This is a predicted structure of a 106-nucleotide RNA (SAM riboswitch aptamer (S box leader)) from Sinomicrobium weinanense. Its mean pLDDT, the model's own confidence on a scale to 100, is 84. It matches the Rfam family "SAM riboswitch aptamer (S box leader)". The literature on the family includes a 1998 paper in Mol Microbiol by Grundy and Henkin, "The S box regulon: a new global transcription termination control system for methionine and cysteine biosynthesis genes in gram-positive bacteria". The organism belongs to Sinomicrobium, within Bacteria.
């Protein structure tokens, strides 16, 4: 690394440094951005995957010192397949692939 399995419409920013890009990749669309992007690092903070405790053995409550994580917009929407509706431009839903993150993993 690859792979398995949950989970992704909730929640949480201020400073330094840096100086033009960013929203993961392609194409579209729409945001963000010199009133400071990205990347660094500090500090707080969210959440509750791992963990802690009480019950339980199927579920469940409660905590947050510790490992991760994550603090614009739904994982920004959209793109493939399916149903419903349509005033044929579309709208809704669902489900897939693709990504993210936990934990388990040669």
């Nucleotide at each position: 690394a690859a792979g398995u399995u949950a989970u992704c419409a909730a929640g949480a920013a201020a400073g330094g440094c840096a100086g033009a890009g960013g929203g993961a990749c392609u194409a579209g669309a729409c945001c963000c951005g010199g009133c400071g992007a990205a990347g660094c690092c500090u500090u707080a903070g969210c959440a509750a995957c791992c963990c802690u405790c009480c019950a339980c053995u199927g579920c469940g409550g409660a905590g947050a010192a510790g490992g991760u994580g994550c603090u614009a917009a739904a994982u920004u929407c959209u793109a493939c397949c399916c149903u419903g509706c349509a005033u044929c431009g579309g709208c809704a839903g669902g489900g897939a692939c693709a990504g993210a993150u936990g934990a388990c993993a040669a």